[in-house]
Context: one part of a larger RNA
Parts: sequence; structure tokens; C1' cells
RNA sequence: CCCAGGGAGUCUUGAUCAUUGGCGAGGUUAAGUGGUUGAUCCACGAAGCCGUAGGGAAACCGACAAGUCCGCAGCAGUUUACUGUGAGGGACGAAGUGUGCUCGCUUGGAGUCAAUGGUGGAGGACCUGAAGCCUGUCGAUCUAUGCCUGGCCAGAUUGAAGCCCGGUGAAAACUGGGUGGAGGAUCGAACCGUUGCUGAUCUGCAAAUCGCUCGGACGAGCUGGGUAUAGGGGUGAAAGUCCAAUCGAGAUAGGCAAUAGCAGGUUCCGCGUGAAACUACUCGUAGGUAGACGUCCGUGGAGAUAGACUGCGCUGUAGAGCACUGAUUGUGUGUUUAGGGGGAGCGAUUCCUCGGCAUGCUGCCAAACUCCGAAGGUGCAGUCGUCAAAGAAACGGGCAGUGAGUGAUGGUGGGUAAGCUACCAUUACGCAAGGUGAACAUACCAGCCUAAAGUUAAGGUCCCAAAAUUCCGAUUAAGUGUCACAGACAAACCGUGUCCGUGGUCGAAAACAACCAGAAGGUGGGCUUAGAGGCAGCCAUCCUUGAAAGAGUUCGUAACAGAUCACUGGUCUAGCUUGCGGGCCGGGAAAAUGGACGGGACUUAAAUCGGGUACCGAUACUUUAGACCGCCGAAAGGCGAUGUGGUAACGCGGCGUAGUGCUUGGGUGGAAGCGAGGUUUUGAGAUCUCGUGGACCGAGUACUAAUGAGAGUCCUGGG
Repeated sequence: CCCAGGGAGUCUUGAUCAUUGGCGAGGUUAAGUGGUUGAUCCACGAAGCCGUAGGGAAACCGACAAGUCCGCAGCAGUUUACUGUGAGGGACGAAGUGUGCUCGCUUGGAGUCAAUGGUGGAGGACCUGAAGCCUGUCGAUCUAUGCCUGGCCAGAUUGAAGCCCGGUGAAAACUGGGUGGAGGAUCGAACCGUUGCUGAUCUGCAAAUCGCUCGGACGAGCUGGGUAUAGGGGUGAAAGUCCAAUCGAGAUAGGCAAUAGCAGGUUCCGCGUGAAACUACUCGUAGGUAGACGUCCGUGGAGAUAGACUGCGCUGUAGAGCACUGAUUGUGUGUUUAGGGGGAGCGAUUCCUCGGCAUGCUGCCAAACUCCGAAGGUGCAGUCGUCAAAGAAACGGGCAGUGAGUGAUGGUGGGUAAGCUACCAUUACGCAAGGUGAACAUACCAGCCUAAAGUUAAGGUCCCAAAAUUCCGAUUAAGUGUCACAGACAAACCGUGUCCGUGGUCGAAAACAACCAGAAGGUGGGCUUAGAGGCAGCCAUCCUUGAAAGAGUUCGUAACAGAUCACUGGUCUAGCUUGCGGGCCGGGAAAAUGGACGGGACUUAAAUCGGGUACCGAUACUUUAGACCGCCGAAAGGCGAUGUGGUAACGCGGCGUAGUGCUUGGGUGGAAGCGAGGUUUUGAGAUCUCGUGGACCGAGUACUAAUGAGAGUCCUGGG
């Protein structure tokens, strides 16, 4: 992992609600007693309980069997549209009680017992799952430490004290040579240990091992046997270390089905409706309680209202503005009143400037500014529309789930920003299938019973791949592009790429470009400088000749020279040049496997922009047939212009399994079970035939339940 079998809302008790039934101002027995059966059932048994009166803390006091009005259903009447009556219902009135007295509760008789179902309480309470806590026992054959009694430590090295001999010395003593054999001494096996390789191994040789390397190795040494200490206790050269592969409190059995706001699982079918992820409180934010939102039943009896328009009101946003509050650009005028800097004057004082204040003009900003001010939004009323006697609104009750939401569009706060965060409105997903977007919860189209045919939506029509290689007019040469958004982007800036629009200068008295020719004289202007001659620098920048020519545009020289330009003539010939705006395009442009317009591929497109006509394309729409649901009806049938998507959840109806009572059947002429096949229901399922099998098995009705498996790292067995 697969298969088979097992496997989870149960029972008791008291509470409450609904339905059904009995009796009813009453209802009912409990224990028990008598009888009786295979199980059981029948009769008796009012003790007790609930109800029949409430109010008040209590003392205590103590209520409408009907006074008025409205009015649904029903009934009756009739001119069919109303009237009368009107149980139930509603509004008053009246009454009881409480001094809480402008108020509260109660009053015109319906309860009670049982069964079934829903729910919540107490119990293990749907099943499974802790770590833990407590109690009693068992452990020191591992290991920690103590005690008793034994055992073990190759070899080599160093050479303490003491002692002996010699020398020196007055002596104390010093010194040389021997001897000696000390030490938690040195090197190094056994033995004990385990430093590094962070080696090997890491489903191992091994639930701690192997290899090399390394520490101690006469000592606080190692070790055999015996013995002592026990679980909040021991032992500890102290690491929370060890106490039998278990230790920040051992193991084992019990309390025990501990508890778990947490996690997983929870078994047949169909039909109707169908949420929430918000508000408030909470030792509360993984949970609850109340409200909102769902569902079912009842009461009730005529209005309700999401939409559109009109009328009368309300508003202070977007925008705009500067009249207020603040902020703020430049400048003028006045005032010199405080002040800073500077000048003049011996000084008083005065002048200039920067400012200050006031004011004029000018420019600008604001969520907490407004002289203004929309679109919208909203209250009331009316008209239309929609819903409603097939029962709306409103009200009462049973049962919930939810209370971690997420995206898009628009509007905001925080943040550099975010597939970020906190909100508001709408909407979708959640709980929504189908078509489109290559794929893709929330984007676009569109809300799903079954079957068939047709028509469209979004989006598309070269091939993959249904439908135009469609028609008209442009643009792009970059494979730009062939991506609606999300979204996989790109910007400032640059372009003599190209197209479109709109201005200006010049131009047949010849522009623009190119080529030919000229580009001179005073003069080498003056100054400066070694030099400065158009061309290092400073000053000035005139005059003449001329078609034109600067006291010189650039290169050049040490300085000259030389080349060139401005400017002019000629040749040639029709546009040249420049500003602004727009379209497409190019550069700017770098990321990690090779690579993506979905792919192929596409260039007067199969790209981009504008316009047109066809066609394709969905569970949408239309038509036909059928099923189901709701309502009416005795039925036949009718109605529903607009019923039938659905998670959590609520409501309803069924299928199957086991047993029992009653009724009724089948079976050795072959039951159940098993295998194969046929038929059939919307479905759970039902039924038939054949084979196998060899003795029991159904149907109807009612009741009872250890009643339905694919999931639980489920349990047991097998493979």
C1' cells in the first nucleotide's frame, strides 16, 4: 500500500417546545397488594404531584361567567357590490393587589397524563488522542558513593634526605668523589581512559562500534567478591550527573473512559429553503454570550416597497477661491517706532542700507480655511412599477450555523513600498457550474431539472482549432508587434527613422548645396613684449578702393609666411531653411538549465489605427417533449409574464439491515448464500433467469434497535 471483518450523537433522570391520543375544572397514580403468563399483563392502591387566584419582603388583603366600540373567517340577505350578524382577535372600560400608585403584576375557567420527535442540564455523554497529578508496590546484577575482604601495575630514566671517603678551615661549616634510592617525579607496555581527525559507520559489526592519533600508568591508582543508601528520596571532586538502553523527579499497577476552548474522524437516498466571517461585552481576542443574518411552525388579516419620475425640504464633498484663520513670491509707497551693519560730524544730530509695521499691485497653498459650490446622497408626499386573500406587513415560539474571510471597482488613514495594513460603499468568490481569458477562486459573458433543435453574448474567424487568407482607407520595417485587466512592466532624456498638421525667413530681380574666381590698400593700428605683423594679452575698432572683403572665423609660425572663413561675382537650377504640435518607430534596455506572441508561423500582415458586411461561438435566449415543486380542486384538470445552482444550517419524504406481535405466502419438483447475466426506478434500491449450493426463507402491517463506512499516522487478520 491492497483486501476482508470491526469501528463513533447512546441510555437514565428531571426541564422545555411541537405533534398525536385519553380524560377534562379536573388530570394522574408512586411504593405496595391481589390475580396471572414461557415472556407478561389485568385489577386495586389519591399518599403525593400539576392545575383550578393573584398581589405583597411580610403582616395581610383578595378579582369581569360580559360594560362599550372595531372587526377576519364563517353564516344570512340581496340591486354582485355592499349590508347585517360576527366565535376567535384587537382597542377601551372595570376589578384585585402593592403606597414603587401619571406605575408594576394579575383578572371574562384549560389543564393534566402518556407516547413520539427536537433541544439544552446532570451524568464518561459522538469516537480517538496528551504532557501531567495522586496512591501502593518493585528495583543499587547498570551506575554514584561509603564500608568489609582479596588481587594487579613489563622495562627504561632521573638521582632528594641520610651515610662513607678525600680536600680546605681554629671552629661553625664549605667543597669534590662515592654510596643510597625519595617522588600525587620522567619515558613507556599491561590496565584504566577517550584528545583530534568534527575520519569510517550512521536501514551500522554495534540502540555509542571501528581505525589512526592521544591522556594517566606507585597513585586522590585500577580491579574481583560481599554489603549499605530508594523516588521529592538516594548518590554526586557538581555535569541536574547517575539510580537496570528510562531521570529537571525511576519503573510498574491503580485512581482513569483524568481533563483538553486544541487536532483528526463521524457510515444510505431524494425534495424545499438557504447563511455568516458584522455590532456589543467578556483574564477576551484559536473560545463564548446577546443582537444582526438562516430555517420551520403558529398568530394575524391589508397593506408592503428595493426601482423610475415629479413636488417641497436638508447637505458643504469634488472643484474653485483667498472674503476669514493660517501659510506664502516679487515689488511700490508711507512710517522711521524698537533693532543690526556702514558713512559724515567735536557733539546734538543726520545720511545710506538690511529689517519691522501699515498699505497698494502681483503670484501661490490648506483634512482639522471658506466669499462660493456641483454631480450625487437623503426625509416626506404623490404618480407609475413590483409584491400581496395562492395571506404581504407586524408579532410569538422551536432549531440553528456564523462571530479567523478574500478579491475587484470607487473613496480614505498608515507606510518608501508590498500578492502590505486599518476602514467605508457596491459587487463577486466564499457557497457558482457553463463559455472567454493558453493554463489561472474572485477579470469579461452568463446564474445549472432531463432530452433535442435553433439563435446569440463575451471572445473570435491562416494552421493546430468551429468560423473571412473578407471589403474600404491609412501607418510601421523595428519580427516593433501579434498580451483588455490582473501581469510578468519600463522612465527621464536623445533621434537629419518615417508620416500627418500648422506657422516664419529666403527664392526665376535665381534662393539652398556644390564647383570656378576674388577676399585688397592706409597698416606691421596703438600699447605691451626678446618678438606680438588680423589670429598670447590690453585699448580702440576708423578711413579708402570697390561687385565684395572683419583693424579679422578657424588652423598654422619663434615672429613672419602659408591655408581657410565671413563677404562678393560667375556656372547651375527649383524650391531651400527654420519653429511648434501629433502618429508609428529606434536608442536609453543587464541575471542566472535552452525558451517562448499558447505554439507553428506572420511584413500593402495573420501587426497597429479607423470604418463596413458576413460567419463561428455557452448549461444564456427561443421552441418542442418530459419530470419535480407550490397553490386551487373530490377528481379530471388548471394556475405559477419571473418556481427547480448551492457550503454551514433548518424543514420534509423515503430506501435498506436485524429482531418481535398480528396477517399471509414460498421451499429437496431445491431455501438462504455465492457467481454470471437481463429488466427497471430521479435515487437509496427492486425484480427476474441460469449456474453453484443443499435447508430454510420471504411479503404486508405495527413496534423495537448494539441499523448503513472510504478515509480516524484507526483496531484485528490476511496479502